The part of an RNA shown here (large-subunit ribosomal RNA, domain I) has 541 nucleotides and comes from Lepagella sp.
The source organism's lineage runs through Bacteria, Bacteroidia, Bacteroidales, Muribaculaceae and Lepagella.
Model confidence (mean pLDDT): 85 of 100.
Its Rfam family is "Bacterial large subunit ribosomal RNA". On this family, see Yusupov et al., Science 2001: "Crystal structure of the ribosome at 5.5 A resolution".

Context: one part of a larger RNA
């Protein structure tokens, strides 16, 4: 030197283990903000560096309730101090609440700088308190004033206005990823759509939205790649309303008479009643009947239900061992043998489970009253019934539908009717024939979603997994910036964390001693593989 066992360093794999996480399910809640939010700076402790909590009233103040023995956060010594006259902690209410931030009295490199007006207090230097942004709205004769509301923030859901590209077509250009990402604008607890100018097809159906069929089917498609319906059946859910007009009144305004009062005539306008339909409905005028049913704003009202928090059943003794939940033995409760914890595995030790029960608060069910809305028949008549509208054309979109036979519906342009013997539609276009009545508006539910709270689950992780983060994480770091972004859990039941001595530098650090079941569990601290290092033997060169 090499190999082999051994016995140590070394290093932390593995095994256990959960303080965190994942992804579900119910059930709340679906919003915060000028009363000043999110979010942040800065402070605030007897000593205070993070963290947490709170604001100059600064780990806190008051008040109502709740527990009931101990307290003064995480976080331990000192000191100091509170507490049965009820503290600390827990619930709900309220005061306080610098500074900056939409940031609103002006400015500004956020958290800073500098004003005006009124008040007050002070001898006075100064200080203390209140107002003062801006745009819409309504009041107003006002470019005077008052008043109200807006503005910012938020996780995904939604409607709307904009709108790729990489890609796929084995290349690439219509096409296709896709109306996706992204940007904007607005909302609500959902939104969105919604009561037929619908679908439909000699048979009917009756608003919209959701799911399952229908179907990868009719179709569209460089007829490629792909996109992809509807009718109709099944289910979820269920609800339908309201104006404009025509006409009556009222006020206005305009002419023309009249002193005037008022007369007639006109027709922009506003306001009240009338009225909402398609077998057409309504106005009008005639006859005739009825004076409801029901719906239900608002007020009262207060039921389940949540709530700090109570009450909640049953065990001993051997025995092994540091400890009994473990063996043995003999009981016991159970509307409770879900969970956790207790020195090893506990129905009966603890906490809790079933189960009852509950203040203020939240919550708002019945019920009570009760604005308002709200109904018919039959004739006559021919007033009304959404105009720069519908429609053609010309260019776009959207429809499953890429201009095609191409209907539907949207938009920009240009044209531009018809009045129920009217009008739209049924997939070019025409006739039948059948559906419907556009150009005005509102509408729950049955769908979507989860930042947040509660409760509970997992053929989910288990510390290089699981969120990026189990630990003072979006910190440390690291970039001019956008932005990127970790590593890092584990003594023991219990600190009982090594008093003393000895060596040493009042040192690291070793030897005793002691504590403890264990100290090779001593804090670089559970277990402790591998590589690698070192000591001893053995064997071989």
């Nucleotide at each position: 030197g090499g190999c082999g066992c051994a016995u140590g360093g070394g290093g932390g794999a593995u095994g256990c283990c959960u303080a965190g996480g994942c992804u579900c399910u119910c059930g709340g809640a679906g919003g915060c903000g000028a009363a000043g939010a999110a979010g942040g700076a800065c402070g605030u402790g007897a000593c205070a560096a993070g963290c947490u909590g709170c604001g100059a009233a600064a780990a806190g103040c008051c008040g109502g309730g709740g527990c009931g023995a101990g307290u003064g956060g995480c976080a331990a010594a000192u000191g100091c101090a509170c507490c049965g006259u009820g503290a600390c902690c827990c619930c709900c209410g309220g005061a306080u609440a610098u500074c900056c931030g939409a940031a609103u009295g002006g400015g500004g490199c956020a958290a800073c700088c500098c004003g005006u007006c009124g008040g007050g207090a002070g001898c006075g230097a100064u200080c203390c308190c209140g107002a003062c942004a801006u745009u819409g709205c309504g009041c107003g004769g006002a470019u005077a004033g008052c008043g109200c509301a807006a503005g910012g923030c938020g996780a995904a859901c939604g409607c709307g206005g904009g709108g790729a590209a990489c890609u796929g077509a084995a290349a690439c250009a219509u096409c296709u990823u896709a109306g996706u990402a992204c940007c904007c604008g607005c909302a609500g607890g959902a939104a969105a759509a919604g009561a037929a100018a619908g679908u439909a097809a000699c048979a009917a159906c009756g608003a919209u939205u959701c799911c399952c069929c229908c179907a990868g089917u009719a179709g569209u498609g460089g007829c490629g790649a792909g996109c992809g319906a509807a009718c109709g059946g099944g289910g979820a859910g269920g609800a339908g309303c309201c104006c404009a007009a025509a006409c009556c009144g009222g006020c206005g305004g305009u002419g023309u008479c009249g002193c005037a009062a008022g007369g007639c005539a006109u027709g922009a306008g506003c306001c009240g009643g009338g009225g909402u339909a398609a077998u057409a409905g309504g106005a009008g005028c005639g006859u005739c009947a009825a004076g409801a049913a029901g719906u239900g704003a608002g007020u009262c009202g207060g039921a389940a239900g949540c709530g700090g928090g109570c009450g909640g059943a049953a065990c001993c003794g051997u025995c092994u061992g540091g400890a009994a939940u473990g063996u043995c033995g003999g009981g016991c409760c159970g509307c409770a043998g879900c969970g956790g914890g207790u020195g090893a595995g506990a129905g009966c030790c603890c906490c809790g489970u079933a189960c009852g029960c509950g203040a203020a608060g939240c919550g708002g069910a019945a019920g009570a009253u009760a604005a308002a809305c709200g109904a018919g028949a039959c004739g006559c008549c021919a007033c009304c019934u959404g105009a720069g509208u519908a429609u053609g054309c010309c260019g776009g979109a959207a429809c499953a539908c890429g201009a095609g036979a191409a209907a539907u519906u949207c938009c920009g342009g240009u044209u531009g009717a018809a009045a129920u013997a009217u009008c739209g539609g049924g997939g070019a276009c025409c006739a039948u024939c059948c559906c419907g009545a556009a150009a005005g508006g509102c509408u729950a539910a049955a769908u979507a979603c989860u930042a947040c709270c509660g409760a509970g689950a997992g053929a989910c992780c288990g510390a290089u997994a699981g969120c990026g983060a189990a630990c003072g994480a979006g910190u440390a770091c690291c970039g001019u910036g956008a932005g990127g972004g970790a590593a890092a859990g584990g003594u023991g039941a219990a600190a009982a964390g090594c008093a003393c001595c000895u060596c040493g530098g009042a040192c690291a650090g070793a030897g005793g001693a002691g504590u403890g079941a264990a100290a090779u569990a001593g804090a670089c601290c559970c277990u402790g593989a591998a590589a690698c290092c070192a000591u001893g033997c053995g064997c071989c060169u």